[in-house]
The RNA shown here (c-di-GMP-I riboswitch aptamer) has 78 nucleotides and comes from Methyloglobulus morosus KoM1. The same sequence occurs in records of 2 taxa. RNAcentral holds the sequence, with entries from Rfam and Ribocentre. Model confidence (mean pLDDT): 83 of 100. The model forms 95% of the base pairs in the Rfam consensus.
RNA sequence: AACAAAAAAAGCUAAGCCUAUCGGAAGGUAGGUACAGAAAGUCGCGGAUCCAGAAUGAUGGAAAGCCGGACUGCCGAG
Numbered sequence: 001a002a003c004a005a006a007a008a009a010a011g012c013u014a015a016g017c018c019u020a021u022c023g024g025a026a027g028g029u030a031g032g033u034a035c036a037g038a039a040a041g042u043c044g045c046g047g048a049u050c051c052a053g054a055a056u057g058a059u060g061g062a063a064a065g066c067c068g069g070a071c072u073g074c075c076g077a078g
Base pairs, nucleotide, nucleotide: 003078012037013036016033017032018031019030020029021028022027035065041071042070043069045068046067047066049062050061051060052059
C1' cells in the first nucleotide's frame, strides 16, 4: 500500500404515528417521536408494488426500508 470479519468507538438514517402544508390520487415537504437498518448512501437499469386512466389498455405519475443490479463509502482483528 492492498484486502478485510467480529467487537468497540465516532457518527448517520428514520418505519409507523401525530401536527402543519402541497397534490386529483399514489405520495411529497417541515417539525416531533422511534420500528428498524452495516450501506435504510446514490441511481431507478430489470422484476414486483401503488395512483390516475374505462376498475382492464395505451400512456403519465409515485415510492423504492421487496428482490436483483450498478456506482460510492466509516472503523479495522488479521